Record summary: Predicted 3D model of a 318-nucleotide RNA (Bacterial RNase P class A). Of the family's consensus pairs, 87% are formed in the model. Its mean pLDDT, the model's own confidence on a scale to 100, is 76. Rfam family: Bacterial RNase P class A. Rfam describes the family as follows. Ribonuclease P (RNase P) is a ubiquitous endoribonuclease, found in archaea, bacteria and eukarya as well as chloroplasts and mitochondria. The family's RNA type in Rfam is ribozyme.
[in-house]
RNA sequence: AAGGUGGAGCGGUCUGUCGCCCGGCAUUGCCGGGAGGAAAGUCCGGACAGGAAAGGGCACCCCGCUGCGGAAAGCGCAGGUGGAGGUAACUUUACGAGAGCCGUAACAGAAAAAAACAGCCGUCCUGCGGACGGCAACGGUGAAAACGCGAGGCAAGAGCUCACGACACGCGGUCAGCGAUGGCCCGUGGGUACGGUUCCGGGGCCUGCAAAACCAAAUAUACUGGCAGACGAGGGCUGCCCGUCCAAUGCCAGGGGGUAGGUCGCGAAGAUAAAUGGCAGACUAAAACAGAAACCGGCUUACGGCUCCACCUUUUUU
Numbered sequence: 001a002a003g004g005u006g007g008a009g010c011g012g013u014c015u016g017u018c019g020c021c022c023g024g025c026a027u028u029g030c031c032g033g034g035a036g037g038a039a040a041g042u043c044c045g046g047a048c049a050g051g052a053a054a055g056g057g058c059a060c061c062c063c064g065c066u067g068c069g070g071a072a073a074g075c076g077c078a079g080g081u082g083g084a085g086g087u088a089a090c091u092u093u094a095c096g097a098g099a100g101c102c103g104u105a106a107c108a109g110a111a112a113a114a115a116a117c118a119g120c121c122g123u124c125c126u127g128c129g130g131a132c133g134g135c136a137a138c139g140g141u142g143a144a145a146a147c148g149c150g151a152g153g154c155a156a157g158a159g160c161u162c163a164c165g166a167c168a169c170g171c172g173g174u175c176a177g178c179g180a181u182g183g184c185c186c187g188u189g190g191g192u193a194c195g196g197u198u199c200c201g202g203g204g205c206c207u208g209c210a211a212a213a214c215c216a217a218a219u220a221u222a223c224u225g226g227c228a229g230a231c232g233a234g235g236g237c238u239g240c241c242c243g244u245c246c247a248a249u250g251c252c253a254g255g256g257g258g259u260a261g262g263u264c265g266c267g268a269a270g271a272u273a274a275a276u277g278g279c280a281g282a283c284u285a286a287a288a289c290a291g292a293a294a295c296c297g298g299c300u301u302a303c304g305g306c307u308c309c310a311c312c313u314u315u316u317u318u
Base pairs, nucleotide, nucleotide: 001314002313003312004311005310006309007308008307009306010305012283013282014281015280016279017278018277020034021033022032023031024030025029036289040300041299043298044297045296046295048208049207050206051205060204061203062202063201064200065079066078067077068076069075080095081094082093083092084091085090096199097198101196102195103194104193105192117139119135120134121133122132123131124130125129147165148164150162151161152160167189168188169187170186172185173184174183175182176181213263214262215261221256223254224253225252226251227250228249234246235245236244237243
């Protein structure tokens, strides 16, 4: 210098001027406050609130390596083991379960977990060939085939035996680490892999600020009191009188629940669906994604451009 990896931050500022919403005041004005890193998706958790609920169990659902943080989280940081990608910095993914139980292992293949097609060996049939028995090294199939190599052994073979090695397990030792785990030593093993409606540990009631609380018209009215009423209250026909028809309740006061509405929840933005801006100039340019609706912690997604830090690879110079 070029290319890359990881992390952190910014997300226009200032001046003038004209507005918008809210609050205060000594009120026609002045002062103060007024979107984001994601306000978004509404995915996870909480706080708060109401309902339900004596206590316990089963079922059901969620989570699952270790340590720390955190109120908690499908949260964060650091780490462990295995796999994948990259020359590398680094990225990404999986993760409770020793033994036992149950299930699955498509196609192909003889056999997918006590298998035998081809093949090797033995015996018999005189032989081509066949029958019976033994074997699992070699071939073939498959994503996966019952540790590897050498020696011994055998009729032929085989962890059948032995040495070395790999792998797995140990509720074996020792060292390091808080721990997951790792190093070394020792022992054991040869029936694999994956999964589960199996087992273990932890957690889990329902609904959400349109929650909830307070005040409270009009109309109707539980209940209480008073008055009037078949000797006709009251109502309809017409506003009144008369008349006529219907007729057993009517009027007044108190009163609780509750609707409209208001307040609160609710904040130095915050209502109500609505405010949070425009123009001019300067800063070389101002151009990204995007607009609060009760609050908090996360996760995820979107984002033009700029700045800083650490590291990696290649090349060049000293």